[in-house]
Context: one part of a larger RNA
RNA sequence: GGAUGAACGCUAGCGGCGCGCUUAAUGCAUGUAAGUCGAACGAUGAGUAGAUGUAUUUAUACAACUACAUCAGUGGCAGACGGGUGAGUAACACGUGGGUGACCUGCCCUGUAGACGGGGAUAACGAGUGGAAACACUGGCUAAUACCGGAUGAGCUUAUUAAGUCAAAAUAAUAAGGAAAGGAUCUACGGAUCCACUACAGGAGGGGCUCGCGGCCCAUCAGCUAGUUGGUGAGGUAAAGGCUCACCAAGGCGAAGACGGGUAGGGGGUGUGAGAGCACGGCCCCCCACAAUGGGACUGAGACACGGCCCAUACUCCUACGGGAGGCAGCAGCAGGGAAUAUUGCACAAUGGACGAAAGUCUGAUGCAGCGACGCCGCGUGAAUGAAGAAGGCCCUCGGGUUGUAAAAUUCUUUUAGUGGGGAAGAGGAAGGACGGUACCCACUGAAUAAGCGUCGGCUAACUACGUGCCAGCAGCCGCGGUAAGACGUAGGACGCAAGCGUUAUCC
Numbered sequence: 001g002g003a004u005g006a007a008c009g010c011u012a013g014c015g016g017c018g019c020g021c022u023u024a025a026u027g028c029a030u031g032u033a034a035g036u037c038g039a040a041c042g043a044u045g046a047g048u049a050g051a052u053g054u055a056u057u058u059a060u061a062c063a064a065c066u067a068c069a070u071c072a073g074u075g076g077c078a079g080a081c082g083g084g085u086g087a088g089u090a091a092c093a094c095g096u097g098g099g100u101g102a103c104c105u106g107c108c109c110u111g112u113a114g115a116c117g118g119g120g121a122u123a124a125c126g127a128g129u130g131g132a133a134a135c136a137c138u139g140g141c142u143a144a145u146a147c148c149g150g151a152u153g154a155g156c157u158u159a160u161u162a163a164g165u166c167a168a169a170a171u172a173a174u175a176a177g178g179a180a181a182g183g184a185u186c187u188a189c190g191g192a193u194c195c196a197c198u199a200c201a202g203g204a205g206g207g208g209c210u211c212g213c214g215g216c217c218c219a220u221c222a223g224c225u226a227g228u229u230g231g232u233g234a235g236g237u238a239a240a241g242g243c244u245c246a247c248c249a250a251g252g253c254g255a256a257g258a259c260g261g262g263u264a265g266g267g268g269g270u271g272u273g274a275g276a277g278c279a280c281g282g283c284c285c286c287c288c289a290c291a292a293u294g295g296g297a298c299u300g301a302g303a304c305a306c307g308g309c310c311c312a313u314a315c316u317c318c319u320a321c322g323g324g325a326g327g328c329a330g331c332a333g334c335a336g337g338g339a340a341u342a343u344u345g346c347a348c349a350a351u352g353g354a355c356g357a358a359a360g361u362c363u364g365a366u367g368c369a370g371c372g373a374c375g376c377c378g379c380g381u382g383a384a385u386g387a388a389g390a391a392g393g394c395c396c397u398c399g400g401g402u403u404g405u406a407a408a409a410u411u412c413u414u415u416u417a418g419u420g421g422g423g424a425a426g427a428g429g430a431a432g433g434a435c436g437g438u439a440c441c442c443a444c445u446g447a448a449u450a451a452g453c454g455u456c457g458g459c460u461a462a463c464u465a466c467g468u469g470c471c472a473g474c475a476g477c478c479g480c481g482g483u484a485a486g487a488c489g490u491a492g493g494a495c496g497c498a499a500g501c502g503u504u505a506u507c508c
Base pairs, nucleotide, nucleotide: 001508002507003506004505006504007503008502009501010500013379014378015377016376017375018374019372020371021337026335027334028333030332031331032330035077036076037075040074041073043070044069047068048067049066050065052063053062054061055060084290085289086288094214095213096212097211098210099209100208103207104206105205108203109202110201111200112199113198114197116150118148119147125140127138128137129136130135156177157176158175159174160173161172162171182195183194184193185192186191216262217261218260223253224252225251228250229249230248231247232246233245234244235243265287266286267285268284269280270279271278272277292313293312294311295310296309315326316325317324318323343369345368346367347366351365352363353362354361355360382412383411384410385409392403393402394401395400417445418444419443420442421441422440426435452497453496454495455494456493457478458477459476463492464491465490466489467488473480474479
């Protein structure tokens, strides 16, 4: 000198774009952040509408039906994404380049073939019982795209054989095994279309596993290792494998740093520097790990699952003392810690996501607004003329010098401000905008509403007076202060930067 997710002191007019718990991965009141589908299903009935039938003089009443609607339930898809945090991890975690003849893949796309014929339950519901509650139990009824057999099944799976390969690929034959579901609209009642369903093959995108290489400190850590290293067999997995187990062998790693200890999420990048390098990894993007702490599996295409389940532990809360409930490292917000870090806001209008045939619903993702000079950038606090160089201040050799064209005064302008009026784009096609009466435009008013901070001994731009008297104090280094201090304090003046200026901390 540059830089910062900064903080502190003094000061402060406005706008745009960004950024904002670096500390306690401490504990959390309250609200909210993941639902959706009635075009899968039974059911429900407060209401509205429609047509039909009955009663009746109109019109009303009743009945059943359809449409609209619906808390809860069965069922499907989504809750594995999106959002947060950086505790752990020195590791195939990450980066980069390969392998997979050792693998998986819901939704989406392409292609081929199919969807036949049956069955038994169960929730809701109604009845009863227990319990303070959470909730649980008994027996009764009912539906499905829920569940289960049967049929068919080229391709598919498994086994064997042939051929083939370095090898368990692709290929052929034989045997055994294995699928399915309906719904909506229209109808000339034959069926058609759309959305779903089943099997297989391929694709796209996504993932698992594995290998080479690369990137911290300590040798005042030198030896480490028993599922340890390898083999055979078995189990397990989507899949290779000591991944696990039985048996057998005695191996495996290490100064090219094993093992141990410390520290740490990694990368794209960021800061600095001429570069080499050094330091860092906040915002944004990719990957990983975690969800009070530890462990476990279930469901599922995918989890060992932040707002799912079970167990243990600590903590908090309710309780009728028998027993229960909870997890903000989502968004706000509270307490605490701290030098220090924001609103319990608006909207789904846009972009994106989930579900749905769609209308649409949900979305603290996101879009916006609020707070903070925290940063960067831009603008303003007026312009021109104006010497009797006014007054006042300060200094003085008392002549004067300086503040200083500075002010006043005259002329002008109106960015900004205030008042009034108009008023968007963002929405591909009619309507639909949270932001927002915002941005922007027009008119009027009036220099009007707007300057500070640090420094002035040398480094280092900028000097005098008074006060103080090794005191009070200053200080980054050298050093100032003990009676004329350009170094302390105040004043005048000057210098530097400017809505900021200084200080502190850290990096280069």
This is a predicted structure of a 508-nucleotide part of an RNA (small-subunit ribosomal RNA, 5' domain) from a metagenome. The RNAcentral record of the full RNA draws on SILVA. Its Rfam family is "Bacterial small subunit ribosomal RNA". Its family is annotated with structural constituent of ribosome and ribosome in the Gene Ontology.